The RNA shown here (transfer RNA) has 73 nucleotides and comes from Granulicella mallensis MP5ACTX8. Lineage of the source: Bacteria > Pseudomonadati > Terriglobia > Granulicella > Granulicella mallensis. The sequence is in RNAcentral, with records from Rfam. It matches the Rfam family "tRNA". It is annotated as a transfer RNA.
[in-house]
RNA sequence: GUCCCCGUCGUCUAGUGGCCCAGGACGCUGCCUUCUCAAGGCAGAAACAUAGGUUCGAAUCCUGUCGGGGACG
Numbered sequence: 001g002u003c004c005c006c007g008u009c010g011u012c013u014a015g016u017g018g019c020c021c022a023g024g025a026c027g028c029u030g031c032c033u034u035c036u037c038a039a040g041g042c043a044g045a046a047a048c049a050u051a052g053g054u055u056c057g058a059a060u061c062c063u064g065u066c067g068g069g070g071a072c073g
Base pairs, nucleotide, nucleotide: 001072002071003070004069005068006067007066010026011025012024013023018056028044029043030042031041032040049065050064051063052062053061
């Protein structure tokens, strides 16, 4: 340099055009329970790498950029 794959809450992930102002697990915060802690129960906060494009509608499709991984030279 060329080509391929990946990028979603703190972490791991589901979602492959409308059912979703994005769901789950662990973690975090608050409350209940307990003499206390743990466990358990209830509630809450927390994410679509970024910029454009297509579309009535984009996390999802297309392109550029950024980042990570791989193959070839």